[in-house]
This record gives sequence, C1' cells and structure tokens, in this order.
RNA sequence: GGUAGAGGUUGCGGUUUUUAAGAGUACAUAGAAAGAGAGACAGAAAGCUCAUUGACGUCUAUGGAAAGGGAACACCGCCGAAGCGCUGCAUGAUUUCUGCAUGCGGAGAGCUGGGACUGUGCCAUAAUAGGGACAGGACUGUCAUGGUGAGCGAUUGCCAUGAAGAACUAUC
Repeated sequence: GGUAGAGGUUGCGGUUUUUAAGAGUACAUAGAAAGAGAGACAGAAAGCUCAUUGACGUCUAUGGAAAGGGAACACCGCCGAAGCGCUGCAUGAUUUCUGCAUGCGGAGAGCUGGGACUGUGCCAUAAUAGGGACAGGACUGUCAUGGUGAGCGAUUGCCAUGAAGAACUAUC
C1' cells in the first nucleotide's frame, strides 16, 4: 500500500407501504356585528395590487384537506457509515439587503469511536415529537499501560488509567 472484517438488536443513511397525530386546523360557501387598513418564512426599504361598492380580522352554520416530522414492517446502500462546521449556486409567490430554512455541488485530511440520558441555548413546529451546538456523569467497542487470577503452553477473565477512526483486527 491492497483486500476482507468487527463495534450496535435503538450502529449510520435512504426508499416504498400502512398508520396515529396534525385537525374539525388551514381553506371554501352563506350569514351577523363592527369599522381601516391588508397582501404568501422573518425584518427593513422601495414598488405594485386590493380595500368605506366594507378589505384584513372576529363570531355562527355547512363542508373540509395536506406537508414536514413520528411509529411499524419490508427493501437498498454501508461501518467517517454519517453528522456538524466552511464555502459556491439555486429556491422560498415584485425588487434589494440581512437572517433563517431547503436542495444540489466543492474543498480539505476543520470537529466527532458509538448510541442513549440529564442540563442550557438555537432552528423549526400543533407538539412534551424532530434536528443541531455546548457541557456533564455513566454505558459500550478498540488499542496501549499497570495490577490481579486461570492455563503445560498458545491464550484468556476481571479491575484501574489513558488515547482516538488517517484508528483497530485478519490477511497479501
């Protein structure tokens, strides 16, 4: 240097189907009262459109969704799997700026061995679901060191400490 593997039954990512919730919500129609502003992720500026021939919103009645996210099964690709960060482009209902979100790329050897739990922020949301950052103490796999047992030996159990995936094991 090449090849092949292991960590976990909540390993990582993706897809379809089913399903709970979303929600009697958004929205549509009709009616009533009221009366000045309203307009698609958020803010600001400009512009445009609608609106006293009553808009936006509220209440009543009738009808009435969906998406992201969750759960289960199945399938696919895998073990820096992947995630975060940096950066380029595009989209987000007129344009510009800023932010945020999503998607498609890029760089480099930036950070993280792994999953969960607790706490504090952030994103987003219907949510106590989800994502992500930081911190904490445990658990777990690998290797190293030390100690202590078993074994004729190869080897191996337990305990403690430490380290990081460019690692570890096997093999050429």
Predicted 3D model of a 172-nucleotide RNA (Lysine riboswitch aptamer) from Bacillus testis. The organism belongs to Bacillus, within Bacteria. Its mean pLDDT, the model's own confidence on a scale to 100, is 83.